This is a predicted structure of an 83-nucleotide RNA (c-di-GMP-I-GGC riboswitch aptamer) from Candidatus Rokuibacteriota. Lineage of the source: Bacteria > Bacteria candidate phyla. Of the family's consensus pairs, 91% are formed in the model. The RNAcentral record of the sequence draws on Ribocentre. Model confidence (mean pLDDT): 86 of 100.
RNA sequence: UCCGAUAAGGGCAAACCAGUCGUGAGGCUGGGACGCAAAGCCACGGGUCAGGCCGGGGAUGGCUGACAGCCGGGCUGCCGAAG
Numbered sequence: 001u002c003c004g005a006u007a008a009g010g011g012c013a014a015a016c017c018a019g020u021c022g023u024g025a026g027g028c029u030g031g032g033a034c035g036c037a038a039a040g041c042c043a044c045g046g047g048u049c050a051g052g053c054c055g056g057g058g059a060u061g062g063c064u065g066a067c068a069g070c071c072g073g074g075c076u077g078c079c080g081a082a083g
Stems, first nucleotide, its partner, number of pairs: 002083001003080002011036002016031006034069001040075003044072003047067004052063003
């Protein structure tokens, strides 16, 4: 360094519920744990989703947003047994 134990000390928190913000996808706070070794951070590529606008005969497309716990990529990082 790769790697990731039925290791140690810790960490995060899906669904669902309550409150709150948002037209919405969703966000935040509290409860709650399905899971997670980057489930820490970044919308850069793909993807999914949302409302409106633009364009179009229509199909398609563009703009603007949301999701980092969908995949890839970038940045940072705790611990350490076997190999």